[in-house]
C1' cells in the first nucleotide's frame, strides 16, 4: 500500500425552564437518528459531571476540532403600532326627531265629470240640556203552575178500639184526595226605580270642528316618498384629545445561545504480505 484482528471513540444535537451545577424524563426547534430499565411532590450525578444492562460500527462519507461561512428555532432588550380604558359634542361624518323652509324630484288628484278659497248659504254630524218610546237589569203588587201540616187543618176512612145481646151508633191512626201560611217557577199582567243602555224620536241650545248640497270666483292641491337646507339630540360607530406597558397582541434595531449544511485541519495498537 493492501488485508485480518483490536482500541480510542461514535450509534444524535440544541433552545427554554428546573437545578449551586450538570445531565436525563416532560415542552419546543432540528430531522431520522441501537435495545431494555429508572424518574416532577421528580431521577441520576459532581467539572472527563444521567446511571445500570445488552448489542453493533469502527480509524474515517460515519470520531474530533475551528476568532471560517450559511443558518431553522428558541432567549433577553425593546422603538413603533394596534386591541381595550378615560373624556369630548363649533369635529362640518355616520344615526334619530323636528319644520307656515326649498325643489328646474317622484306619485296622486284637478280644468266645466271644477282644484283651492269665502266670518257665504243650506242640512247633517260631533257636543249640551229636557222629554216620549223600545231593549235591559233591580224591588213590589197580582195572576197562572207545582209543592206545602207525624199530632194540635178539612174529606174519605181498611185495619184496629169503644158502647152494645145484636142490629147498628161513636171516636178515629196509617193510606188516598185537598187546603191555610210558607216555599219554588213563570217570555203573564201591572207599578216603580237606575244607567259606559239604543244605526229611535220630540223640542231648544251651543258651534263653525267635521261632511253633503247651493252660490260666487277660477288653478292649483295633497303626500306616510326623494333629495336639499335648518334646528335639536344621541354618545353605538367614524373623529379628535388624554393616558398606560402594573389589561392584551404584534413587534423593527441590537444582544445572545445555536440544530443542520458548507469548507478547512486533526487522529492509534498488533500481526501478515
Nucleotide at each position: 500500500u493492501u488485508g485480518u484482528g483490536c482500541u480510542a471513540g461514535g450509534c444524535g444535537g440544541g433552545g427554554a425552564g428546573u437545578u449551586a451545577g450538570c445531565g436525563g424524563u416532560g415542552c419546543c426547534c432540528u430531522g431520522u437518528a441501537c435495545u431494555c430499565g429508572c424518574a416532577a411532590u421528580c431521577c441520576g450525578c459532581u467539572u472527563c459531571a444521567g446511571c445500570g444492562a445488552g448489542g453493533u460500527c469502527a480509524a474515517a462519507u460515519u470520531c474530533c476540532c475551528g476568532u471560517c461561512c450559511u443558518g431553522a428555532g428558541g432567549u433577553c432588550c425593546g422603538a413603533a403600532g394596534g386591541u381595550g380604558c378615560u373624556g369630548g359634542a363649533a369635529u362640518c361624518g355616520a344615526c334619530u326627531u323636528u319644520g307656515u323652509c326649498u325643489c328646474u324630484g317622484c306619485a296622486g288628484u284637478g280644468u266645466u265629470u271644477g282644484a283651492g278659497c269665502g266670518c257665504g248659504a243650506u242640512g247633517g254630524u260631533c257636543u249640551c240640556u229636557a222629554u216620549g218610546c223600545g231593549a235591559c237589569g233591580g224591588c213590589g203588587u197580582u195572576c197562572a203552575u207545582c209543592u206545602g201540616a207525624a199530632c194540635c187543618g178539612g174529606g174519605u176512612c181498611a185495619g184496629g178500639c169503644c158502647a152494645g145481646g145484636a142490629a147498628u151508633g161513636g171516636a178515629g191512626c196509617a193510606g188516598c184526595c185537598c187546603u191555610a201560611a210558607g216555599g219554588a217557577u213563570g217570555u203573564g199582567a201591572u207599578g216603580u226605580c237606575g244607567g259606559g243602555u239604543g244605526c229611535c224620536g220630540u223640542a231648544g241650545a251651543a258651534u263653525c270642528g267635521c261632511c253633503g248640497u247651493c252660490c260666487g270666483u277660477g288653478a292649483g292641491c295633497u303626500g306616510a316618498c326623494g333629495a336639499g337646507c335648518a334646528a335639536a339630540g344621541u354618545a353605538u360607530c367614524a373623529c379628535c384629545a388624554g393616558a398606560u406597558u402594573u389589561a392584551c397582541c404584534u413587534g423593527a434595531c441590537g444582544a445572545u445561545c445555536g440544530a443542520a449544511g458548507g469548507c478547512g485541519g486533526g487522529u492509534g495498537c498488533a500481526c501478515a504480505a
Bacterial large signal recognition particle RNA from a Candidatus Sericytochromatia bacterium, 273 nucleotides, folded computationally. The source organism's lineage runs through Bacteria, Bacillati and Candidatus Sericytochromatia. The sequence was found by an Rfam model in a public genome assembly. Its Rfam family is "Bacterial large signal recognition particle RNA". Rfam classes the family as a non-coding RNA gene. Rfam describes the family as follows. The signal recognition particle (SRP) is a universally conserved ribonucleoprotein involved in the co-translational targeting of proteins to membranes. Its family is annotated with signal recognition particle, plasma membrane targeting and SRP-dependent cotranslational protein targeting to membrane, signal sequence recognition in the Gene Ontology. The model forms 88% of the base pairs in the Rfam consensus. The coordinates come from a structure-prediction model, not an experiment, and the mean pLDDT is 76.